[in-house]
Notes:
RNAcentral holds the full RNA, with entries from ENA and SILVA. The part of an RNA shown here (small-subunit ribosomal RNA, central domain) has 339 nucleotides and comes from Trachelomonas sp. NJ2.
Context: one part of a larger RNA
RNA sequence: UUGGGCGUAAAGAGUGCGUAGGCGGUUAAAUGUGUUUGAUAUUAAAUCUUGAAGCUUAACUUUAAAACUGUAUUAAAAACUAUUUAACUUGAGUACAAUAAGGGUAAAGGGAAUUUCCAGUGUAGCGGUGAAAUGCGUAGAUAUUGGAAAGAACACCGGUGGCGAAGGCGCUUUACUGGGUUGAUACUGACGCUCAGGCACGAAAGCUAAGGUAAUGAAUAGGAUUAGAUACCCUAGUAGUCUUAGCCGUAAACGAUGGAUACUAAGUGGUGUUUUGCACUGUUAAAGCUAACGCGUUAAGUAUCCCGCCUGGGGAGUACGCUUGCAAAAGUGAAACUC
Numbered sequence: 001u002u003g004g005g006c007g008u009a010a011a012g013a014g015u016g017c018g019u020a021g022g023c024g025g026u027u028a029a030a031u032g033u034g035u036u037u038g039a040u041a042u043u044a045a046a047u048c049u050u051g052a053a054g055c056u057u058a059a060c061u062u063u064a065a066a067a068c069u070g071u072a073u074u075a076a077a078a079a080c081u082a083u084u085u086a087a088c089u090u091g092a093g094u095a096c097a098a099u100a101a102g103g104g105u106a107a108a109g110g111g112a113a114u115u116u117c118c119a120g121u122g123u124a125g126c127g128g129u130g131a132a133a134u135g136c137g138u139a140g141a142u143a144u145u146g147g148a149a150a151g152a153a154c155a156c157c158g159g160u161g162g163c164g165a166a167g168g169c170g171c172u173u174u175a176c177u178g179g180g181u182u183g184a185u186a187c188u189g190a191c192g193c194u195c196a197g198g199c200a201c202g203a204a205a206g207c208u209a210a211g212g213u214a215a216u217g218a219a220u221a222g223g224a225u226u227a228g229a230u231a232c233c234c235u236a237g238u239a240g241u242c243u244u245a246g247c248c249g250u251a252a253a254c255g256a257u258g259g260a261u262a263c264u265a266a267g268u269g270g271u272g273u274u275u276u277g278c279a280c281u282g283u284u285a286a287a288g289c290u291a292a293c294g295c296g297u298u299a300a301g302u303a304u305c306c307c308g309c310c311u312g313g314g315g316a317g318u319a320c321g322c323u324u325g326c327a328a329a330a331g332u333g334a335a336a337c338u339c
Stems, first nucleotide, its partner, number of pairs: 003311004007293002012307001014201004021194003025088007034080001035077008049065006091191001092188004096183004103177007110154001114150008125136002162169002206247006215241002220236004258306006266284008288295002312339003321332004
């Protein structure tokens, strides 16, 4: 390579959009690209296969035939494929009406709590732990009442409940904006599916610049614990966490399950809707599948199409090179050797 695979053994790209490419609905006609059949020419000899002959047989040799796989020309066939033309509506889409939602961006507003500050009351403790101590407090703390300021997060509702391609999204209102679902008609008429490169988005941490800093809190300091304790526990606490503008591009980015289409028992919950239905989301299970666990119309079943990826463990996601990045690093990605 052929093949066999990818939920958990190696293996689905984090997610989408989409170019080339690959694949692609129904009907009719034409052409004859692929395809199929025949004929002719060619495809050296030897070899291979079969028959016969020659050395006493065999090996070997001779002879005849067949075979070989294509290539070209030519004559046909027209189902499939392809191209062209003409049409169709069920795939796809558009218009119209209705509808659910933490989908996104921005602005404004809100209350609870926390901390700090100011003032009152008040007096010796508070805090913390397994127990303590460091720490705070007679310069009046903790507690409690009133007031002010600040930042961050939004209790209850809250739910295998909703929305989003994924990451993710939850106080309220407004503005702008994306997608979904349902319904009945009308319209376009295959406009579709997937997608190498490419482009965009992409938690947290981290980076750059300017702000912000209540709480929390890597680092750090102190107190404990301990044989030690560079930890777990406690008291403090810087960066960070927050905002704006850029970068980074990774996660157990998980359903560890790529996308699309069709088909294949039932039962029972939930969400939306105009409710015999359709769309989504759970659960138990037929057939079937699976090494088993389990999956089971939301498939890991039965099939088709397209993409990505795997090929013993370690060495190693390392080295080298290249590309990207301010850096940290990311992407790509071996071998020797060894078992």
Rfam family: Bacterial small subunit ribosomal RNA. Model confidence (mean pLDDT): 87 of 100. The source organism's lineage runs through Eukaryota, Euglenophyceae, Euglenales, Euglenaceae and Trachelomonas.